This is a predicted structure of an 88-nucleotide RNA (c-di-GMP-I riboswitch aptamer) from Peptococcaceae bacterium UBA5767. It was read from a public genome assembly, where an Rfam model found it. The coordinates come from a structure-prediction model, not an experiment, and the mean pLDDT is 86.
């Protein structure tokens, strides 16, 4: 310094699911809570993917219908980027 990751040492994070608040939705914060996490720390103006479709364009026209769509979301889906510890 690079890879690597232990039943280490200090420590951090927090899924379902409750409650509340915003949101048309997906989801988002807060608080309770703990599945899990070696980056679950950031980055969705510049990659792929996943999810919603209030608007909008078509279709249908009895409609509380269909279909397409991201400028909405997701980093705990891949990625990218910067770190803290130090056994093998």
């Nucleotide at each position: 310094c690079a890879g690597c990751g232990a039943u280490a040492a200090a420590g951090g994070c927090a899924a379902a699911c409750c409650c509340a608040u915003c949101g048309a939705a997906a989801g988002a914060u807060g608080g309770g809570g703990g599945c899990g996490c070696a980056a679950a720390g950031c980055c969705a103006u510049u990659g792929g993917g996943c999810c919603u479709a209030c608007g909008u364009a078509c279709c249908a026209a009895c409609a509380c219908g269909g279909u397409a769509u991201a400028g909405g979301g997701u980093a705990g889906c891949c990625g990218g980027u910067u770190a803290c510890c130090g056994a093998a």
Of the family's consensus pairs, 95% are formed in the model.